[in-house]
RNA sequence: UGAGUCGGACCGGUGACCGCGGCCACCCCUGGGUGGCUGAGGAAGGUCGGGGCUCCACAGAGCAGAGCGCUGGCGAGAGCCAGGACGGGGCGACCUGUCGGAUCAGGGCAACAGAGAGAAGACCGCCGAUGGCCGGGUCCGCCCGGCACAGGUGAGGGUGAAACGGUGCGGUAAGAGCGCACCAGCGCCGGGGGUGACCCCGACGGCUCGGCAACCCCCGCUCGGAGCAAGGCCAAGCGUGCCGCGGGUUGCUCGCCCGAUCGGCCAGGUGGGCCGCACAGAUGGAUGGUCACCCACGGGACCUCGGUCCUGGGACAGAACCCCGCCUACAAGCCGACUCACCAU
RNA sequence: GCGGGCGUCGUUCAAAGGCAGGACCUCAGAUUUCCAUUCUGACGAUGCCGGUUCGAUUCCGGUCGCCCGCU
Numbered sequence: 001u002g003a004g005u006c007g008g009a010c011c012g013g014u015g016a017c018c019g020c021g022g023c024c025a026c027c028c029c030u031g032g033g034u035g036g037c038u039g040a041g042g043a044a045g046g047u048c049g050g051g052g053c054u055c056c057a058c059a060g061a062g063c064a065g066a067g068c069g070c071u072g073g074c075g076a077g078a079g080c081c082a083g084g085a086c087g088g089g090g091c092g093a094c095c096u097g098u099c100g101g102a103u104c105a106g107g108g109c110a111a112c113a114g115a116g117a118g119a120a121g122a123c124c125g126c127c128g129a130u131g132g133c134c135g136g137g138u139c140c141g142c143c144c145g146g147c148a149c150a151g152g153u154g155a156g157g158g159u160g161a162a163a164c165g166g167u168g169c170g171g172u173a174a175g176a177g178c179g180c181a182c183c184a185g186c187g188c189c190g191g192g193g194g195u196g197a198c199c200c201c202g203a204c205g206g207c208u209c210g211g212c213a214a215c216c217c218c219c220g221c222u223c224g225g226a227g228c229a230a231g232g233c234c235a236a237g238c239g240u241g242c243c244g245c246g247g248g249u250u251g252c253u254c255g256c257c258c259g260a261u262c263g264g265c266c267a268g269g270u271g272g273g274c275c276g277c278a279c280a281g282a283u284g285g286a287u288g289g290u291c292a293c294c295c296a297c298g299g300g301a302c303c304u305c306g307g308u309c310c311u312g313g314g315a316c317a318g319a320a321c322c323c324c325g326c327c328u329a330c331a332a333g334c335c336g337a338c339u340c341a342c343c344a345u
Numbered sequence: 346g347c348g349g350g351c352g353u354c355g356u357u358c359a360a361a362g363g364c365a366g367g368a369c370c371u372c373a374g375a376u377u378u379c380c381a382u383u384c385u386g387a388c389g390a391u392g393c394c395g396g397u398u399c400g401a402u403u404c405c406g407g408u409c410g411c412c413c414g415c416u
Stems, first nucleotide, its partner, number of pairs: 001341008012294007020039009041316001045327002048325005053227004060254004065223005070083005084099006100218002106216002108212002123157002125153003130150002132147006165183006184208002186205002189202005231275004239266001241265004245259004295314001297312007346415007355369004363399001371387005392408005
C1' cells in the first nucleotide's frame, strides 16, 4: 500500500420559513386563532419464544398433546456470555452446524445395485489338510498322484452411502485376531489437571460392539386456555316470538363453579362515548417539506498539488397495550485489535 | 392489530423418506375430402435459502407469497 476478520460507536448537525399530532394557558366564541412545552428505531419490521395485564373458578386432578435437552455463570425465560466434544469452510485472522439415550427397555427403516444389509453372506476366486471316489506303489502299518464330491475359507475381485478394524511378520491345505508387534476404536483400572462438561499419561482385556431418535419411543425438565377486536363502565334503541337445560376459550374423563335477566333459531333495533392507555400516542392512524451554511461520500472542471468552484444523492425503514429475547433488512464512512500478500528500511 | 391455514406442470388434484404421477389444456402425428370426435406420442412443475439423512415434495429452521376468521 492492497485485500480481509472480529468488536464498538453512529444513522447527518445548526439556523430561518411554511406545515402536522398531543397537552396546557388565554382570546373570540362552538369553531377557530395566539403563545408555550413536547413528538420514532436499532431494528419501531416479521409476529417466532416468553413475561406483565385482563377474563375464564385470582386455575383444580388424570390422560392425550406441545416445547426444550453438553458444562459453568447470569436471568422469569427455549435467551446471553464463557468453555467442552464431534463435524464443515478459509493460506490465515476467523466463521459456521450439531449436542440425553441406538452395547443393557423395545419396535421400525435402509430404495437401486449386490452372493450377502445386521451379531449377515460363498457369485467369481483360493484350498480341498479331514472324509469320499479313481489310479499307482507297498515291508500290508500305509504312502504318492489325480478329481473338485462332501466341505473349508470373509484374505483377493466385484456391488453399495454403509460389507463386522488397519499395516507387517508368523501361522495354515487355503485362510482368518488364529498368535505376535505397532496403530485406531471400545470397555475397565490406576494416577494427574479442571468447579464442571472434559482433557492428559500409564497398565490390562483380542473386546472389534455399525448408521438413523430434525422415525416411533424411553429418560429428565417445563407448560391450563384465550387474547387490548382481552376486558370494564355509561348512553340510546329494539320481541313481553319459538325451542331447550345450557355454559365455563384446542381434545377426552372427572371435579368444581355459574345461570333461566341462560343457551340456540328467527325477526327487530343500535352501531355512540369513556376507561384500559403510557414523560410520543390515535374515531383509519401526526412526527413532513423548502432554502442557506457546515459534515462525510460520489462525479466533473481549474490550478501554485493542496485547495477552490459546480453538481448529485444522505442506507434499511417507520410506533398502535407495554416489556424482554430471537430472526430478518441495512449505503457509505469512522474507531480499536488482528490476519494474509507485496514493497522499503 | 390478533389468531389460524396453505404453497407441486398453464389449470385442478395425487404421491408410507427411495424413478415426482393422473385428468383437462398446448403441440405433433394417425384417422377424415375438411373439421369435430377418437387413438398415439411429446413438452411442461415441488415458491426461495440453509440443515438432518446414503437419499427430502415429505422431516427441521429461516424467508417470501396467498387465503380464511375475529368489533
This is a predicted complex of two RNAs, RNase P RNA and transfer RNA, with 416 nucleotides together. Rfam match: Bacterial RNase P class A. About the family: Ribonuclease P (RNase P) is a ubiquitous endoribonuclease, found in archaea, bacteria and eukarya as well as chloroplasts and mitochondria. By type it is a ribozyme.